[in-house]
RNA sequence: UCAUCCCGUGCGGGAGAGCCCCCGCGUGACCGGUUCGACCGGGAGCGACGGGGCGCCGAAGGGGCAAACUCCCCGGAACCUCUCAGGCGCCAGGACUGCACGGGUCAG
Numbered sequence: 001u002c003a004u005c006c007c008g009u010g011c012g013g014g015a016g017a018g019c020c021c022c023c024g025c026g027u028g029a030c031c032g033g034u035u036c037g038a039c040c041g042g043g044a045g046c047g048a049c050g051g052g053g054c055g056c057c058g059a060a061g062g063g064g065c066a067a068a069c070u071c072c073c074c075g076g077a078a079c080c081u082c083u084c085a086g087g088c089g090c091c092a093g094g095a096c097u098g099c100a101c102g103g104g105u106c107a108g
Stems, first nucleotide, its partner, number of pairs: 005104009018054001020053005025047003030042004055088003061084001062082003069075001
């Protein structure tokens, strides 16, 4: 001086999948009643609210496995696979990733 690999921080990139149904809640055009009251009853529609059902997604996390490793056992990766968790407008989150900086490792 500093390759490689790992970790952290900052900035940036970063996919997929519901115009469904039910219940509750809120709001509420309007309708009826009325003792005319800030009253009573009903109520379509709407909702970046809650719950449930069904459907769907695959990139937090988690589970599963091939080969190599002399043989058996064990161990054994992923963007593959499962979908427990999570998610299905935007935002957010997000595996992975670019740059910068810091730390570690350490070949030459």
Molecule: Glycine riboswitch aptamer
Organism: Knoellia koreensis